Predicted 3D model of a 688-nucleotide part of an RNA (large-subunit ribosomal RNA, domain II) from a microbial mat metagenome. Its mean pLDDT, the model's own confidence on a scale to 100, is 86. It matches the Rfam family "Bacterial large subunit ribosomal RNA".
[in-house]
Context: one part of a larger RNA
RNA sequence: GCCUGCGAGUUACCGUAUGCGGCGAGGUUAAGGGAGAGAAGUCCCGGAGCCGCAGGGAAACCGAGUCUGAACAGGGCGUUCAGUCGCAUGCGGUAGACCCGAAGCCAAGUGAUCUAGCCAUGGCCAGGCUGAAGCAGGAGUGAAAUCCUGUGGAGGGCCGAACCUAAAUCCGCUGAAAAGGGUUGGGAUGAGCUGUGGCUUGGAGCGAAAGACUAAACAAACUUGGAGAUAGCUGGUACUCUCCGAAAUAGCUUUAGGGCUAGCGUCGCACCGAUUGUCGCGGAGGUAGAGCACUGGAUAGGUGAGGGCCCGUCACUGGGUACCGAGCUUAACCAAACUCCGAAUACCGCGAUACAAUGUGCGGCAGUCAGACGGCGACUGAUAAGGGCCGUCGUCAAGAGGGAAACAGCCCGGACCGCCGGCUAAGGUCCCAAAGUCGUGCUGAGUGGGAAAGGAAGUAUGAUUGCACAGACAGCCAGGAGGUUGGCUCAGAAGCAGCCACCCCUUCAAAGAGUGCGUAACAGCUCACUGGUCGAGUAGUCAUGCGCCGAUAAUGUAACGGGGCUAAGCACGGCACCGAAGCCGCGGGACAGCAUCAAUUGUGGUGCUGUCGGUAGGAGAGCAUUCCGUGAACGGAAGAAGCAGGGGCGUAAGCCCCUGUGGACGGGACGGAAGAGAGAAUGCAGGC
Numbered sequence: 001g002c003c004u005g006c007g008a009g010u011u012a013c014c015g016u017a018u019g020c021g022g023c024g025a026g027g028u029u030a031a032g033g034g035a036g037a038g039a040a041g042u043c044c045c046g047g048a049g050c051c052g053c054a055g056g057g058a059a060a061c062c063g064a065g066u067c068u069g070a071a072c073a074g075g076g077c078g079u080u081c082a083g084u085c086g087c088a089u090g091c092g093g094u095a096g097a098c099c100c101g102a103a104g105c106c107a108a109g110u111g112a113u114c115u116a117g118c119c120a121u122g123g124c125c126a127g128g129c130u131g132a133a134g135c136a137g138g139a140g141u142g143a144a145a146u147c148c149u150g151u152g153g154a155g156g157g158c159c160g161a162a163c164c165u166a167a168a169u170c171c172g173c174u175g176a177a178a179a180g181g182g183u184u185g186g187g188a189u190g191a192g193c194u195g196u197g198g199c200u201u202g203g204a205g206c207g208a209a210a211g212a213c214u215a216a217a218c219a220a221a222c223u224u225g226g227a228g229a230u231a232g233c234u235g236g237u238a239c240u241c242u243c244c245g246a247a248a249u250a251g252c253u254u255u256a257g258g259g260c261u262a263g264c265g266u267c268g269c270a271c272c273g274a275u276u277g278u279c280g281c282g283g284a285g286g287u288a289g290a291g292c293a294c295u296g297g298a299u300a301g302g303u304g305a306g307g308g309c310c311c312g313u314c315a316c317u318g319g320g321u322a323c324c325g326a327g328c329u330u331a332a333c334c335a336a337a338c339u340c341c342g343a344a345u346a347c348c349g350c351g352a353u354a355c356a357a358u359g360u361g362c363g364g365c366a367g368u369c370a371g372a373c374g375g376c377g378a379c380u381g382a383u384a385a386g387g388g389c390c391g392u393c394g395u396c397a398a399g400a401g402g403g404a405a406a407c408a409g410c411c412c413g414g415a416c417c418g419c420c421g422g423c424u425a426a427g428g429u430c431c432c433a434a435a436g437u438c439g440u441g442c443u444g445a446g447u448g449g450g451a452a453a454g455g456a457a458g459u460a461u462g463a464u465u466g467c468a469c470a471g472a473c474a475g476c477c478a479g480g481a482g483g484u485u486g487g488c489u490c491a492g493a494a495g496c497a498g499c500c501a502c503c504c505c506u507u508c509a510a511a512g513a514g515u516g517c518g519u520a521a522c523a524g525c526u527c528a529c530u531g532g533u534c535g536a537g538u539a540g541u542c543a544u545g546c547g548c549c550g551a552u553a554a555u556g557u558a559a560c561g562g563g564g565c566u567a568a569g570c571a572c573g574g575c576a577c578c579g580a581a582g583c584c585g586c587g588g589g590a591c592a593g594c595a596u597c598a599a600u601u602g603u604g605g606u607g608c609u610g611u612c613g614g615u616a617g618g619a620g621a622g623c624a625u626u627c628c629g630u631g632a633a634c635g636g637a638a639g640a641a642g643c644a645g646g647g648g649c650g651u652a653a654g655c656c657c658c659u660g661u662g663g664a665c666g667g668g669a670c671g672g673a674a675g676a677g678a679g680a681a682u683g684c685a686g687g688c
Stems, first nucleotide, its partner, number of pairs: 001688006011095013026051003032045004055062002065077004098236002101233001105226006116200009125190001127159003130155001134151006163187003167184005202218001204214002239622006249262005263368002265365007274358001276354008289341001290339002295335003299331005306324002308321004371396007379388002401412003416588004421584003427578003430563003436575001438573005448565001454549002458546010475533005481506003486500003512527001516525002589612010623677001625674006634666002642661008
């Protein structure tokens, strides 16, 4: 891992609701007793007790009333409404209470054969080195001290096996080993190592102290018990079909992943056109927008109280000011907590109308309290986030199908079943791949098929301005002069370093006190401006459509799903077609309502209308398993159950038949009772 078996809402009592039944102003017995073969079953006693028939008050108490109160006021609760016993079912309570699961807490015991410390008694430490004190002899001294030589053999001394250890590294890491092996290392006469026997223990021991160790898991051992501890947590919870179908919100919560009540679901009963849409009429409102009349903000001008600075005076009267500046005023603005105004929607009421459902009340049972994304309106954030938080609508959740290449939340559209029929939606119609290669324009960038500020004689269309056959624009030919080298400055400054200007005058077809290049300064080249040549458009500005640049990322094209496309791209227009579980057609089924016919406590047939996606969840109807009753009935050795193969029936769970095997039990109908359905629980046991 697979297979087989086992494996989770039970039982008792109490309460409550519903269904059915008995009796009914009553209902009912409990313990216990009796009858009979009687400890089964049945029947009969047993009225104690319980519930109901009256309530109000804390109570005394009163009573269809009573309490409060001074009250013969008011008010509160009552007075009208049938119960009770049994069985079944739903749910609640008390119990382990659907099942499995802690870490833990407490008690009584068992452990120091491991390990920690201690006690008693034994054992062990190759070999080598060093050479303390003391002692002896000698030297030395007045005597000493001291020195030398020897002797001596001290030391938590030195080197290093056994022994003990475990610092480094490699290996081992389903090991040779649940702690080892190799190499290197530390101690090795000591606080040494070790044998045997003994002592100390669970909030306790022991600890050269690491929370270490106390029998291979110790921040409180192990065993058994309390014990099925508790688990607002995780997991699991077993057959079928039918009808309906949520929530992820509010308030409160030592509450936030849990609860309670409400909201939303379902079932029953009652009321019954009370609900909803649309239209009309009537309301309330201060949002969007707008505005500046209020409250504030904010820009510029005018005016300007007051102030600053300067001047001035005997004094302050005063004078000046390109400073600040209230208020008033002109113009143009801003505001969630501004409003002289003010929608659309939404909301409330009344009426009409449409549909045939909804709504409301009471009661039984729930689930939900992590929501997600998208559009719109706000806030928060950075006018970030697949961010956070509200409102509102939608989808998903709990929704399959078609489209978006793939893609819960986007677009289309809501799947009862069948059909090798038809029409459409979104989206599509060159090939992959069902369906078109139509018209008029645009694009030339593979734009389409990713992106901004910004940039550009891209291109198409429109608008507008100037110049132009009295000759424009571009090219070419020619001119472009004189006062003058304007003045100043400067070494120089001559159109052209710089400064100044009232940038003048003259000749002219025209020519600047000079547009650029150039020189040290001149010179030189050129431009403006003019004539000629040529002969038809030319030069701008604005707007719009589609394009261009801006454009850099990590495996490999990789920013159309691909091929590929110049349309098979974009815009507009037209007609076709494809395309879904949508709609239609044909056949079938279920549910509900209505009608009708039978039947008459729970129904059945037919017709019409409507409905039939679904998680949590509510309600209903069934299938199967084991046992029991009716039942000593029925089937079975002429072959039961089970098993295997085959066939048939039913909407499903399932059921039936045949053949083989098997070798002794089995089942229909109607009732009853449950150890009553397995794929999941890192489920349990066994097998492989």